Source information
This is a predicted structure of a 73-nucleotide RNA (transfer RNA) from an uncultured Clostridia bacterium. Rfam family: tRNA. Rfam classes the family as a transfer RNA. Rfam's curators write: Transfer RNA (tRNA) molecules are approximately 80 nucleotides in length. It was read from a public genome assembly. The coordinates come from a structure-prediction model, not an experiment, and the mean pLDDT is 81.
This record gives sequence, structure tokens and C1' cells, in this order.
RNA sequence: CGAGAUGUGGCGCAGUUGGUAGCGCGUACGGUUCGGGACCGUGAGGUCGUGAGUUCGAAUCUCGCCAUCUCGA
Repeated sequence: CGAGAUGUGGCGCAGUUGGUAGCGCGUACGGUUCGGGACCGUGAGGUCGUGAGUUCGAAUCUCGCCAUCUCGA
């Protein structure tokens, strides 16, 4: 320098025929227990890397940029 992949709650991931953003773990509170663990219930936490475009509507489509990884020179 060129090509490709990935980027979504604290962590690991799903959601890509465009239509209210989910799961597991973790976490807070409560139940249960003498207490803990396990189990059960409820809740908090994300404007989807970033900026713009298309659209009535974008995590999803298009373009630029950033970060990480892989391959090539």
C1' cells in the first nucleotide's frame, strides 16, 4: 500500500427478505433457608463503533472515517 472479516447492555452472542432491540451469564431487590448455595419472581442497564446519505421508517441498504483481526505485496 491492496483485499477481506468483525464492531449490538459489565462479559459472551442472536437479530441482516428494512417495521416497537432480545437470549445466556453477571448484577440489584424480594421469596425460599438458621445462614450459604441452588432454585423461583421482579427490575435496572444498550438510541446497535463513528459521521453522513436513501426511505414514511435503518442494527439491517449505500458512502466516508476509526478500532481490532486475517491474507497478500